Model confidence (mean pLDDT): 80 of 100.
The RNA shown here (Glycine riboswitch aptamer) has 95 nucleotides and comes from uncultured Croceicoccus sp.
The RNAcentral record of the sequence draws on MGnify.
The organism belongs to Croceicoccus, within Bacteria.
Its Rfam family is "Glycine riboswitch aptamer". Rfam describes the family as follows. This family represents the bacterial glycine riboswitch.
[in-house]
RNA sequence: GCGCGGGAGAGCGUGGGUGAUUCGGGCAACCGCCCGGCGAUCCCGCCGCCGAAGGAGCAACCGCCCCGGAAUCUCUCAGGCACAAUGGACCGUGC
Numbered sequence: 001g002c003g004c005g006g007g008a009g010a011g012c013g014u015g016g017g018u019g020a021u022u023c024g025g026g027c028a029a030c031c032g033c034c035c036g037g038c039g040a041u042c043c044c045g046c047c048g049c050c051g052a053a054g055g056a057g058c059a060a061c062c063g064c065c066c067c068g069g070a071a072u073c074u075c076u077c078a079g080g081c082a083c084a085a086u087g088g089a090c091c092g093u094g095c
Stems, first nucleotide, its partner, number of pairs: 001095006011047001013046005022037006048081003054077001055075003061069003
């Protein structure tokens, strides 16, 4: 480094847009059109929060020592916050 297994945390927050699936009514009576609901998904903004990809900071400590390497600590730029999925430090195991 690769394969397999395990692997946490944090709002189903809020406003707007989009609008799947469908429900009701009206016009028309071929097609179709209009109005009002339920609202998946996705996008943007605001506030709150998490920390275990990455990044940054301090540092115990270490070293070839007046210069370097350094965390699961700290910060949250990035990332993430219903379930699921993805990702995932780290642990086990095989090569």